[in-house]
Molecule: transfer RNA
Organism: Myxococcota bacterium
RNA sequence: GGGCGGAUAGCUCAGCGGUAGAGCAGCGCCCUUACACGGCGCGGGCCGGGGGUUCGAAUCCCUCUCCGCCUA
Numbered sequence: 001g002g003g004c005g006g007a008u009a010g011c012u013c014a015g016c017g018g019u020a021g022a023g024c025a026g027c028g029c030c031c032u033u034a035c036a037c038g039g040c041g042c043g044g045g046c047c048g049g050g051g052g053u054u055c056g057a058a059u060c061c062c063u064c065u066c067c068g069c070c071u072a
Base pairs, nucleotide, nucleotide: 001071002070003069004068005067006066007065010024011023012022013021018055026042027041028040029039030038048064049063050062051061052060
């Protein structure tokens, strides 16, 4: 340099055009003498940046940045 994959909640990941979810973590309550476990509930991200397509984009297209793999 060329090719491929990835970037979504604090972390690990889902979500293949119709206003974003799970597990873990956090917080509150219950349970316990207390802690842990367990049960119930709550908060938390407009989806790496910019542009385009569309009535509508995390999702499709272009570009840039970063990470990983392959190749010369």